[in-house]
RNA sequence: UUAAUAUAAGAGCAAGUCCCUUAUAUAAUUCCAGGAAUAGGGCCUGGAAGUCUCUACCGGGCGGCCGUAAACCGCCCUGGCUAUAAGGGUUGGCCGGUUAUUA
Numbered sequence: 001u002u003a004a005u006a007u008a009a010g011a012g013c014a015a016g017u018c019c020c021u022u023a024u025a026u027a028a029u030u031c032c033a034g035g036a037a038u039a040g041g042g043c044c045u046g047g048a049a050g051u052c053u054c055u056a057c058c059g060g061g062c063g064g065c066c067g068u069a070a071a072c073c074g075c076c077c078u079g080g081c082u083a084u085a086a087g088g089g090u091u092g093g094c095c096g097g098u099u100a101u102u103a
Stems, first nucleotide, its partner, number of pairs: 002103005010095001012094002016091001018089008026056001029049007041066002050057001058079001059077006
């Protein structure tokens, strides 16, 4: 000096994995049809609406109401998931080529 291998710094590039937080959407809501239960009961299935929106549209508790009929009502857990956006953390990729080793 050259080559190979490994490799440090890097607020250099891109943006992947996983976790968390926040915001928006939607009120985990409403309507309809069919069926089911009946005070030890008050559900099941399907469809539709709602979102610049894919998905989801349930669970539990408390109270009321219905005197046996066909219909439920209120409140609470401020109980989730999903989509999008922003932020934080994490780990990995690429670039980089200090340095080391060998030839």